This is a predicted structure of a 1500-nucleotide RNA (small-subunit ribosomal RNA) from a Chloroflexota bacterium. The coordinates come from a structure-prediction model, not an experiment, and the mean pLDDT is 86. Its Rfam family is "Bacterial small subunit ribosomal RNA".

[in-house]
RNA sequence: GGAGAGUUUGAUCCUGGCUCAGGACGAACGCUGGCGGCGUGUAUUAGGCAUGCAAGUCGCGCGACGAACCGGCUUCGGCCGGGGAAAGCGGCGGACGGGUGAGUAACACGUGGGUAACCUGCCCCGUGGUGGGGGAUAACCCGCCGAAAGGUGGGCUAAUACCGCAUACCACCUCCGGUGAGAGUCCGGACGGUGAAAGCCGCAAGGCGCCACGGGAGGGGCCCGCGGCCGAUUAGCUAGUUGGUAGGGUAACGGCCUACCAAGGCGACGAUCGGUAGCUGGCCUGAGAGGGUGGUCAGCCACACGGGGACUGAGACACGGCCCCGACUCCUACGGGAGGCAGCAGCUAAGAAUCUUGCGCAAUGGGCGAAAGCCUGACGCAGCAACGCCGCGUGGGGGAGGAAGGCCUUCGGGUUGUAAACCCCUUUUGCGAGGGAAGAAGAUCUGACGGUACCUCGCGAAGAAGCCACGGCUAACUACGUGCCAGCAGCCGCGGUAAUACGUAGGUGGCGAGCGUUGUCCGGAAUUACUGGGCGUAAAGCGCCCGCAGGCGGCUUGCCAAGUCCCGGGUGAAAUCUCCCGGCUCAACUGGGAGGGGUCCUGGGAAACUGGCAGGCUCGAGGCAGGGAGAGGGGUGCGGAAUUCCCGGUGUAGCGGUGAAAUGCGUAGAUAUCGGGAGGAACACCAGUGGCGAAGGCGGCACCCUGGCCCUGUCCUGACGCUCAGGGGCGAAAGCGUGGGGAGCGAACCGGAUUAGAUACCCGGGUAGUCCACGCCCUAAACGAUGAGUGCUAGGUGUGGGAGGCUUCGACCCCUUCCGCGCCGAAGCUAACGCGAUAAGCACUCCGCCUGGGGACUACGGCCGCAAGGCUAAAACUCAAAGGAAUUGACGGGGGCCCGCACAAGCAGCGGAGCGUGUGGUUUAAUUCGAUGGUACGCGAAGAACCUUACCCAGGCUUGACAUGCGCGUGGUACCGAUCCGAAAGGUGAGGGACCCUUCGGGGAGCGCGCACAGGUGCUGCACGGCCGUCGUCAGCUCGUGCCGUGAGGUGUUGGGUUAAGUCCCGCAACGAGCGCAACCCCUGUCGCCAGUUGUACUUCUCUGGCGAGACUGCCGGGAAAUCCCCGGAGGAAGGAGGGGACGACGUCAGGUCAGCGUGGCCCUUACGCCUGGGGCUACACACACGCUACAAUGGGCAGGACAAUGGGUCGCGAAGCCGCGAGGCGGAGCUAAUCCCACCAAACCUGCCCCCAGUAGGGAUUGCAGGCUGAAACCCGCCUGCAUGAACGCGGAGUUGCUAGUAACCGCAGGUCAGCCUUACUGCGGUGAAUACGUUCUCGGGCCUUGUACACACCGCCCGUCACGUCACGAAAGUCGGCAACACCUGAAGCCGCUGGGCCAACCCGCAAGGGAGGCAGGCGUCGAGGGUGGGGCCGGCGAUUGGGACGAAGUCGUAACAAGGUAGCCGUACCGGAAGGUGCGGCUGGAUCACCUCCUUU
Repeated sequence: GGAGAGUUUGAUCCUGGCUCAGGACGAACGCUGGCGGCGUGUAUUAGGCAUGCAAGUCGCGCGACGAACCGGCUUCGGCCGGGGAAAGCGGCGGACGGGUGAGUAACACGUGGGUAACCUGCCCCGUGGUGGGGGAUAACCCGCCGAAAGGUGGGCUAAUACCGCAUACCACCUCCGGUGAGAGUCCGGACGGUGAAAGCCGCAAGGCGCCACGGGAGGGGCCCGCGGCCGAUUAGCUAGUUGGUAGGGUAACGGCCUACCAAGGCGACGAUCGGUAGCUGGCCUGAGAGGGUGGUCAGCCACACGGGGACUGAGACACGGCCCCGACUCCUACGGGAGGCAGCAGCUAAGAAUCUUGCGCAAUGGGCGAAAGCCUGACGCAGCAACGCCGCGUGGGGGAGGAAGGCCUUCGGGUUGUAAACCCCUUUUGCGAGGGAAGAAGAUCUGACGGUACCUCGCGAAGAAGCCACGGCUAACUACGUGCCAGCAGCCGCGGUAAUACGUAGGUGGCGAGCGUUGUCCGGAAUUACUGGGCGUAAAGCGCCCGCAGGCGGCUUGCCAAGUCCCGGGUGAAAUCUCCCGGCUCAACUGGGAGGGGUCCUGGGAAACUGGCAGGCUCGAGGCAGGGAGAGGGGUGCGGAAUUCCCGGUGUAGCGGUGAAAUGCGUAGAUAUCGGGAGGAACACCAGUGGCGAAGGCGGCACCCUGGCCCUGUCCUGACGCUCAGGGGCGAAAGCGUGGGGAGCGAACCGGAUUAGAUACCCGGGUAGUCCACGCCCUAAACGAUGAGUGCUAGGUGUGGGAGGCUUCGACCCCUUCCGCGCCGAAGCUAACGCGAUAAGCACUCCGCCUGGGGACUACGGCCGCAAGGCUAAAACUCAAAGGAAUUGACGGGGGCCCGCACAAGCAGCGGAGCGUGUGGUUUAAUUCGAUGGUACGCGAAGAACCUUACCCAGGCUUGACAUGCGCGUGGUACCGAUCCGAAAGGUGAGGGACCCUUCGGGGAGCGCGCACAGGUGCUGCACGGCCGUCGUCAGCUCGUGCCGUGAGGUGUUGGGUUAAGUCCCGCAACGAGCGCAACCCCUGUCGCCAGUUGUACUUCUCUGGCGAGACUGCCGGGAAAUCCCCGGAGGAAGGAGGGGACGACGUCAGGUCAGCGUGGCCCUUACGCCUGGGGCUACACACACGCUACAAUGGGCAGGACAAUGGGUCGCGAAGCCGCGAGGCGGAGCUAAUCCCACCAAACCUGCCCCCAGUAGGGAUUGCAGGCUGAAACCCGCCUGCAUGAACGCGGAGUUGCUAGUAACCGCAGGUCAGCCUUACUGCGGUGAAUACGUUCUCGGGCCUUGUACACACCGCCCGUCACGUCACGAAAGUCGGCAACACCUGAAGCCGCUGGGCCAACCCGCAAGGGAGGCAGGCGUCGAGGGUGGGGCCGGCGAUUGGGACGAAGUCGUAACAAGGUAGCCGUACCGGAAGGUGCGGCUGGAUCACCUCCUUU
């Protein structure tokens, strides 16, 4: 002294970025705001500033002036002295204090040193001195100029102002000696020379000064080591430059400056250039290391309107001094002047934003003064601002009928909530009143703050709470509103009608005079990794080698002590920080003490390690000798096979090519075949999982030249080594240049196909090129995606080269060993896959490289290239990911195995016709609604003329057609109901007229009115229940425990057999189990038993009902692993689940249904409810689906004849008999049914006759007429009958359906619904009764295993590029505008310096004087010089018609490139081509699937 979380996925692990929680702030913004203390407060325009103040003081330096007043004197005119303010001369101070951060990357700062190269006013200590003279000048007076600022001439005067002279402890000059590494400079000494002074106060003593010198203290100057920013897309920089000599200059060294001489100096340890920046103590953060920062306080630096300059001075190149240039502002009489807040306050501008034109010198500090004192916007205080930190308060206790109100509610209640009210109490703070400091040192006096702090009393819960959040991260949930809108959002993400995510409310959580937001920094981030990361596949090993600098380096001895370690000394200012103690009531704040802090300096010591020097060694490295293998490299020559071409022969009608073709070649003779010839390129077999090379790469044979490697010997050298930034060399293919060569192949190109298209895949041609020589290019999936070197760490096996051993006939085999190339594997490592002595293990050394994806293997710049292009390499902008490995699925025009009427085989159909029904569409007032691939469409409908009915039109009703409750009313009430209006509903209402209980008052029911409610086929099947369809009667789906894996997950359930089956057996890290399968249930087939009416003629039988039996691979044979099981057989009515049914796992399709029912929510309530009449659901140019009837002769018609089963029937089935051609009518027996009826019925069938291949006697649509039946009613819109009419249709294109046996097909019968029926439908029933299955290649669906995957709303997936549109940022661009620094030349202010100085001048000298001299001034000239100008370049930036790509954007266009073998495997480099993805050639890679060959296209 160290905490993590969210987010890539269906899930997982890893990598990796983004984001959050923390702390901090000179802050700002939003909402809110009671008090106090202590701090802090223009971060932006170093933009500009009105006004006031911020540096003066000394009369004890001096002259002059001198009012009041005081003293003295007075001739009363006044004089003298004191006193005093201002100006002046003079002194000290204005170089401090105060401000700011522009500039500065520098000895500027920090730290430690040096100064033998220096200065220092005032202060302190010490020594000595202070003698004697001189000449001026301000003020003042007079004059002049000017608007002013100011200037000028003349005259007077003093000094601690100025100038000679004297003296010299001493200092300096010269010389000598000493110390020392080193002396012009330090110390000592000597001759000679030079150099001082000022006075004032005081009665005095004395004090304050003054001069020379030495020392001190404090302050500074200069120099040096080390330390602290970014960019290499800045790599070379430098002329006073580097050094020397001489001189100048300075307080002082120095190239600081000048002249001359030399040619140096700096730089990858980053010079120069560019960008940025005051530095530090510290401050923030952090566990630390580190990162960020430099506000307040403190130290240093720099600056003072921009730039330059010097003067004065101890000190300045001087914030409130001077001169000059420039910009700006102001005054002006236009001549000329004035100014500098980055001092305090204040104004303005800019900005998100930062204060009073306050009080005081009382304290602290500073200047001057002898002092009193004066000055001090330093400072002490106050004011403003929640800007920050700290403290306090807004009350405390009690108080449940848990009040009211609010919100929610399942309507019961819950919650706000002891919260409030109410009772008791307190008074910090507040308000009022009274008292009242410390801060004063220093005896007296002196307080801005301030009547403040503090104390006391009074009053009264009284005046004092908000902000943010509540989907996850992250603590806190409900309601309503909204409806991908409005909005939220830090990330993930919310919002498309039930939103804990928006808005509001209630509630809750958090913090609290604050709370949030924004910005910035550190943290979390081990996400730049020193502490403390990585690079096979995630980003990352340079294509390979050589190698300078650099880094690192074997064994051993001695010495040194640079690194290293120990001890001591110095320093690391104060403040800050930590600890302890103290002061304000606490704290913040503050006082005292201690501690900590350096890569620093220095004295001493140690010698293991690193290093240095010297010496030795042999194992690293190299050499030598003897053997050995090899497609190692370069050159020359040679060889055979094959292709093509040419010539000749034979020969004839084709060849060639493909999925199939065509283009093409061929009767001018091809292909084929034989012989001969030419030419170029490549070298079959051997050949390998092989060899060689550093890599690229290398393959016929021989020769020449040449590099490396291995083994053995251990003879020689003696660490000579490893790595390698820059640098140099090599470097496949393609490509480029020049010249050759050119057989085959073959980008481009031209044809032919394919296709929707086909700028492709396939085919026929074919140019560059491929080949050679020389010269360039320098890239790649240049890969083991794995840098080089060294050592260490189990084995097994194969193979290439060598050596040894053993043995032998042997070179075989075997064993050992060294070097290479592979495979499998211990430990270990790894996210996993995998690696594993050829490491991706364990370590060391050196180099290279990475830091989210896209933009971008890009732009710009630079270097290279003939070009193509290569190397180096960003940013804006944008995304919340992009990724790796593995898992489970799904999918594949992947593979294997296996099923299914899936195909095939077969039978009958559909698709064509007419009609029926359903649907789409259209129409309509309405054609109500739903169902919509499979899994909607003869479906909901198992019965639409009204009804149904939900639709439309019209007319009506409202407590309603229906339910419940409440209130009121009601006896002629409920109810019936004539009449009238009306289509009906409805309205009207003459008249008639009740019921139950009763204690007789009444109550109930009913009815009327009213309220609450009813009602809704209105919406949402994406809110639901229930039920159903479908995959699918498919054989699967899971669990417990164990085991494996970091994990998702796997195992079990995979495997070998077998089955209809995850059925069973065997095997197995699994062992068991559940839901499914099967079985149990029903029907049917055989038999037995029992019973039996209405069946039968009596028993039997048949039949009906019930109970049983039977079948289990039990038996035999064969196969088999000798288990399951399969095949065959016997027996049996029946076999290997006998046939059929019921029964449908986990789940999928947000599948279907709110219109069957139920139901949440929403919506309508004189209507979206209800009633009624009529209409519609029946429309019809069409389209589809399912059917019916047919097209005929195994048929049709007529006549005769035969045989069922299931069912139904009392408002029902309805017999016989009679009538009608018939539908039907009359009729009513019988039957509530094994009895009677439908129904003697079956029909196909059988027998006989007719029809004679025709649209016919096939077919019956359509239509007319006449009838029948049901019903209130058949017009829209029923069914049936008779007669008449007789349509299409002659077996059906592409395509498509059902069915494997009593099945298909054909035939009829019954039933439900129902008054009737559009029923040809549906559900059942029986009758007749087939054909075919080689087989699993293909289509569809499915199961299991496996493989690939960029899919996971899962291939109806994903996804690429052009084009079009919009937005944004960027590059290029004719140019244009601006900035910065440098250079050349011209010009050149002030000023220093130099020269000159004819004008001017008091001090000193000569001189009586005039005058002269010495010295100086002005002026002039010159060097330098700010700035200005001209010029050509450099760098940076803004804009820019147009242009280029890029990113993003809702469902735009074209195609389909990639992901499954992605349908031509993909990708890399290069070249050419093409709307686009892309295609093709050449070489390369596996990061390609597949058992193998062939297999045209096939999209979303």